[in-house]
């Protein structure tokens, strides 16, 4: 220093411009169990990295920024 990819819940991901943003896994709470652990049910939890633009409408679409990752020099 140049190229591509990727940031969405506590982790690990989906979500091809259109209702109030979703899963599994973890947390809690409650059945159950002598009790745990597995089951079942239920609930909590977000600045869809940050800033800006385009649009009636942005997590999506464009631009810089930041952070990782691979690649090339």
């Nucleotide at each position: 220093g140049g190229g591509c990819g990727a940031u969405u819940a506590a982790c690990u991901c989906a979500g091809c411009g259109g209702c109030u943003a979703g899963a599994g896994u973890a947390u809690c709470a409650g059945c159950c169990u002598u009790a745990c652990a597995a089951g079942c049910u239920g609930a909590g939890a977000g600045u869809c990295a940050c800033u800006g633009g385009u649009u009636c409408a942005a997590a999506u679409c464009c631009a810089g920024u930041a952070u990782c990752g691979c690649c090339c020099a």